[in-house]
Context: one part of a larger RNA
RNA sequence: UUGGGCGUAAAGCGUCCGCAGGUGGUUUAGUUAGUCAUUCGUGAAAUCUAGGAGCUCAACUCCUAGCCCGCGGAAGAUACUACUAAACUAGAGACUUAUAGAGGCACACGGAAUUCCCGGUGUAGUAGUUAAAUGCACUGAUAUCGGGAGGAACACCAAUGGCGAAGGCAGUGUGCUGGGUAAGUUCUGACACUAAUGGACGAAAGCGUGGGGAGCGAACGGGAUUAGAUACCCCGGUAGUCCACGCCGUAAACGAUGGGUACUAGGUUUCGGGGGUUCGACCCUUUCGGAAUCGUAGCUAACGCGUUAAGUACCCCGCCUGGGGAGUACGAUCGCAAGAUUAAAACUC
Numbered sequence: 001u002u003g004g005g006c007g008u009a010a011a012g013c014g015u016c017c018g019c020a021g022g023u024g025g026u027u028u029a030g031u032u033a034g035u036c037a038u039u040c041g042u043g044a045a046a047u048c049u050a051g052g053a054g055c056u057c058a059a060c061u062c063c064u065a066g067c068c069c070g071c072g073g074a075a076g077a078u079a080c081u082a083c084u085a086a087a088c089u090a091g092a093g094a095c096u097u098a099u100a101g102a103g104g105c106a107c108a109c110g111g112a113a114u115u116c117c118c119g120g121u122g123u124a125g126u127a128g129u130u131a132a133a134u135g136c137a138c139u140g141a142u143a144u145c146g147g148g149a150g151g152a153a154c155a156c157c158a159a160u161g162g163c164g165a166a167g168g169c170a171g172u173g174u175g176c177u178g179g180g181u182a183a184g185u186u187c188u189g190a191c192a193c194u195a196a197u198g199g200a201c202g203a204a205a206g207c208g209u210g211g212g213g214a215g216c217g218a219a220c221g222g223g224a225u226u227a228g229a230u231a232c233c234c235c236g237g238u239a240g241u242c243c244a245c246g247c248c249g250u251a252a253a254c255g256a257u258g259g260g261u262a263c264u265a266g267g268u269u270u271c272g273g274g275g276g277u278u279c280g281a282c283c284c285u286u287u288c289g290g291a292a293u294c295g296u297a298g299c300u301a302a303c304g305c306g307u308u309a310a311g312u313a314c315c316c317c318g319c320c321u322g323g324g325g326a327g328u329a330c331g332a333u334c335g336c337a338a339g340a341u342u343a344a345a346a347c348u349c
Base pairs, nucleotide, nucleotide: 003321004320005319006318007303008302012317014201015200016199017198021194022193023192025088026087027086028085029084030083031082033081034080035077036076038074039073040072041071042070048066049065050064051063052062053061054060091191092188093187094186095184096183097182098181099180103177104176105175106174107173108172109171110154115149116148117147118146119145120144121143125136126135162169163168206247207246208245209244210243211242215241216240220236221235222234223233258316259315260314261313262312263311266294267293268292269291270290271289272288273287274286275285276284298305299304322349323348324347331342332341333340334339
């Protein structure tokens, strides 16, 4: 609890969809509910406030006015809001023609590299480190050549680049599929914005069942280092990492910046379209939509932000309110579990 705020001080839900609710473009007519102004009634008295009066003062008592500004009725106003009716096209959507892209899912295929297996050549080391050792190696390693197996990831292109709501997405081809942008201005005619509850998606790790297992590698074993070394370094190595299906639902899920609309100097770079110019392309110029960077006004405690705002305004949602206790206890919901979500208090400074 009125406010003031939420990039970094406490504070934007991880992201989107969307019912209710809140809010909502232009014009005309009507209604007069909200709204505005007039008037009437009512709003008991006491109390309270202001002025005055009476007890010698005061407390106290009395008088007048106010307060209780709300509710109801009547007759009006009609700008705004609302409602009803009709219409419009600048919002929104549809359509047509183009178009960029690691957007998603499935299937198939490819080469390099690591490892392992088989065979050839070949002989004593190799590997590793600051230095070593454990390890591997005469049952023939390392090196090198040929063949094979298997799994995972896709060098160059590659970008300060692109796509996606976010998480995220990268070898190549095919199929299916979502979204975007530009131009046309053909159609609908406010169909819009936001969004509590709800729903869906959601990295990594983790869990369940079944596969798979090359490399890497928690745990673990060994070697070193060290006063010690449950580490950093080295040799190994299980879960895991991969696939299918089902859970989990969290992250510095970050732009630490919710979404929408409108307005407010420019410069430079870049991605995707269109127009002009041109015979055509390039260049140039202009315009629409993204991505960056510098910067004016303005904002900011400063740093900085600055047409992709943290500027100027409006609409809707979420959240904050001293530190610790504590994102904890208890309860509830969800989960196989791990735990997640919601969320205090005592006490203390």
A computed fold for a 349-nucleotide part of an RNA from a metagenome, annotated as small-subunit ribosomal RNA, central domain.
It matches the Rfam family "Bacterial small subunit ribosomal RNA".
Model confidence (mean pLDDT): 88 of 100.